[in-house]
């Protein structure tokens, strides 16, 4: 520079025809145990990458901006 996919919890990813967003591990609390791991059961954590617009309403839809991954040249 051009096309293409991605960016959502501490890490990994899911997620929706637009209507207040989740899983697994992680991490606390508790039960359990001589104390622990394990298991069980509760709970903290989130400006959905950022700016505008559209819409009564956007994590989604338009338009740009950054960042990552590939693939063309």
């Nucleotide at each position: 520079g051009c096309c293409a996919g991605g960016g959502u919890a501490g890490c990994u990813c899911a997620g929706u025809u637009g209507g207040u967003a989740g899983a697994g591990c992680g991490c606390g609390u508790g039960u359990c145990u001589g104390a622990a791991a394990a298991a069980c059961a509760c709970g903290a954590g989130g400006u959905c990458a950022c700016c505008g617009g559209a819409u009564c309403g956007u994590u989604c839809c338009c338009g740009g901006u950054c960042c990552c991954u590939g693939g063309c040249a």
This is a predicted structure of a 73-nucleotide RNA (transfer RNA) from a Chloroflexota bacterium.
Rfam family: tRNA. By type it is a transfer RNA.
The coordinates come from a structure-prediction model, not an experiment, and the mean pLDDT is 84.